This is a predicted structure of a 72-nucleotide RNA (transfer RNA) from Plantactinospora sp. CA-290183. NCBI's taxonomy places the organism under Bacteria, Bacillati, Actinomycetes, Micromonosporaceae, Plantactinospora. It matches the Rfam family "tRNA". Rfam describes the family as follows. Transfer RNA (tRNA) molecules are approximately 80 nucleotides in length. By type it is a transfer RNA.
[in-house]
RNA sequence: GGCGAGUUGGGCCAACGGUCAGGCCGCCGGGUUCCAAACCCGGAAACAGGGGUUCGACUCCCCUACUCGCUG
Numbered sequence: 001g002g003c004g005a006g007u008u009g010g011g012c013c014a015a016c017g018g019u020c021a022g023g024c025c026g027c028c029g030g031g032u033u034c035c036a037a038a039c040c041c042g043g044a045a046a047c048a049g050g051g052g053u054u055c056g057a058c059u060c061c062c063c064u065a066c067u068c069g070c071u072g
Base pairs, nucleotide, nucleotide: 001071002070003069004068005067006066007065010025011024012023013022018055027043028042029041030040031039048064049063050062051061052060
């Protein structure tokens, strides 16, 4: 340099083009407890950036950035 895959809350992982973007762990508040753990209830928090297609994009296309793999 070429080809391919990936990038979503603090961490890990989901999401037939129309979902309030979901789950687990963690975090915050409450309940329970003598206190804590465990358990129960509630809450905050995310689509890498920019264009395009579309009535509508996390999802499809292009460019850029970064990560991983294969390879001249």